[in-house]
RNA sequence: GAUGAUCGCGCGACCCAAAAGGCUGCGAGGAAAGUCCGGACAGCAUAGAGCAGGACGGUUGCUAACGGCAACCGCGGGUGACCGUAGGGAAAGUGCCACAGAAACGAAACCGCCCGUCCGCAAGGUGUCGGGUAAGGGUGAAACGAGAGCGGUAAGAGCGCUCAGCCAACCCGGGUGACCGGGAAGGAAGGUAAACCCCGUUCGCUGCAAGGCGCGCCGAACUAUGCCGCAAGGUUGGCUGCUCGCCAAGUUCGGCGGCGAGACCGCAUGAGACCGGUGGCAACACCGGUCCUAGAUAGAUGAUCAUCCGGCGAACAGUCGUUCGCUGACAGAAUCCGGCUUA
RNA sequence: CGGGGCGUAGCUCAGCCUGGUAGAGCAUCUGCUUUGGGAGCAGAGGGUCGGAGGUUCGAAUCCUCUCGCCCCGACCA
Numbered sequence: 001g002a003u004g005a006u007c008g009c010g011c012g013a014c015c016c017a018a019a020a021g022g023c024u025g026c027g028a029g030g031a032a033a034g035u036c037c038g039g040a041c042a043g044c045a046u047a048g049a050g051c052a053g054g055a056c057g058g059u060u061g062c063u064a065a066c067g068g069c070a071a072c073c074g075c076g077g078g079u080g081a082c083c084g085u086a087g088g089g090a091a092a093g094u095g096c097c098a099c100a101g102a103a104a105c106g107a108a109a110c111c112g113c114c115c116g117u118c119c120g121c122a123a124g125g126u127g128u129c130g131g132g133u134a135a136g137g138g139u140g141a142a143a144c145g146a147g148a149g150c151g152g153u154a155a156g157a158g159c160g161c162u163c164a165g166c167c168a169a170c171c172c173g174g175g176u177g178a179c180c181g182g183g184a185a186g187g188a189a190g191g192u193a194a195a196c197c198c199c200g201u202u203c204g205c206u207g208c209a210a211g212g213c214g215c216g217c218c219g220a221a222c223u224a225u226g227c228c229g230c231a232a233g234g235u236u237g238g239c240u241g242c243u244c245g246c247c248a249a250g251u252u253c254g255g256c257g258g259c260g261a262g263a264c265c266g267c268a269u270g271a272g273a274c275c276g277g278u279g280g281c282a283a284c285a286c287c288g289g290u291c292c293u294a295g296a297u298a299g300a301u302g303a304u305c306a307u308c309c310g311g312c313g314a315a316c317a318g319u320c321g322u323u324c325g326c327u328g329a330c331a332g333a334a335u336c337c338g339g340c341u342u343a
Numbered sequence: 344c345g346g347g348g349c350g351u352a353g354c355u356c357a358g359c360c361u362g363g364u365a366g367a368g369c370a371u372c373u374g375c376u377u378u379g380g381g382a383g384c385a386g387a388g389g390g391u392c393g394g395a396g397g398u399u400c401g402a403a404u405c406c407u408c409u410c411g412c413c414c415c416g417a418c419c420a
Stems, first nucleotide, its partner, number of pairs: 001308007009027004014022002029330001033341002036339005041207004053203005058072005073087001074085004088198002093196002095192003105145001110137002112133005118125002147163005166187002170183005211265002213262001215257009226235003236248004272291008309328008344416007353369004363400001371387005393409005
């Protein structure tokens, strides 16, 4: 842990005039948890639109809704089956890129390479100065950002050519779409948006301690041009025969009162569960049948015994096992539901 | 049950918004000073920034999950 028995607890039905009592039925979860999303429901607000703010971000679908789910696309990983993915925009703008390093996105020359200058008759030498060069070194997470080869040059460089790769937009074909395949001409753009921001979509606020109904006290208005009865007549009461007034009663409205707060409703029949069928790749939807399955209010769902199951340990046995002892994951309803996450 | 906030040195807090390698006061220790103590002066040590994962070159800081603590909300008509 499972089953059974006994005792006990919570709620409901029945017996009982009622209470007590009796009898009987039911009585935690896959997460009831975290409260991270989304709804139902309730109150308040609300003409419409916009600003601000929050959330979300491939496409198509599912759904009451979602930041969820399914399928697919792209990217990354894997020989593969498959796995992962907070996955709009860095080609609108702004910011940032510490330390190191010459230089951190504006361009820039520390070393190196090359030319001139200078020295030398020359071969040659690079101490100084002027200039060229981003191919090489070193620093760094990242070095200007299209790799290889050939050419080219004083030395170099997409500077030129060939091949391969990338790209907003264009054309053709396929796909609902994300996107994929092909083509011509052209082009050169570091990273960071879980930085500001831009684009698109979406969002009113508060939450069941919402909210409603009760209880006690106080105040105001009303108790008759009405209603009942065939009619007579009756229709709040008392002080008082009438009016006013006062007291009591009823109804409605308003105000005040609470830690010794009535748990009465909301509150459990629901986007419900199970079985079968149909449609769909799936999520899911539809149809038919069966069933009713916790409801407390500081919070019930526990204890003991017996048998069995799993795990661990010891002894016996010796490879089937026997006996004894210990132990039983996480946890636990609180308005309800769909997810996610965590255990 | 619902809502909000806070975890950084032994204690009380800053830094978080706007990422760049963690600080202040008190306390502790050492030295000076004093006959000694206290006070004072000078110096030193002490940090998984509650935990895990992610974004990023880089996380106390931004994002997600999680643990712990604190505060508020009553049926008011």